[in-house]
Molecule: transfer RNA
Organism: Sulfurovum sp.
RNA sequence: GGCAAGGUAGCUCAGUUGGUUAGAGCGCUGCUCUCAUAAGGCGGAGGUCGAGGAUUCGAGUUCCUCUCUUGCUACCA
Numbered sequence: 001g002g003c004a005a006g007g008u009a010g011c012u013c014a015g016u017u018g019g020u021u022a023g024a025g026c027g028c029u030g031c032u033c034u035c036a037u038a039a040g041g042c043g044g045a046g047g048u049c050g051a052g053g054a055u056u057c058g059a060g061u062u063c064c065u066c067u068c069u070u071g072c073u074a075c076c077a
Stems, first nucleotide, its partner, number of pairs: 001073007010026004019057001028044005050066005
């Protein structure tokens, strides 16, 4: 350089045919329970969906460019 997969909450990930409020588990946090701790129960916070642009009434989802990560692979020196 070429090809492929991927970037969504602090971490690991889901997200259906583009559709009306962006989610789960773990973690964090308040309360409860306990002699106490853990576990359990009931709540809560936390997101520019990698960046920019395009299409559309409407984009996490489609298209283009850029960027980063991972894997495979070739050539030259």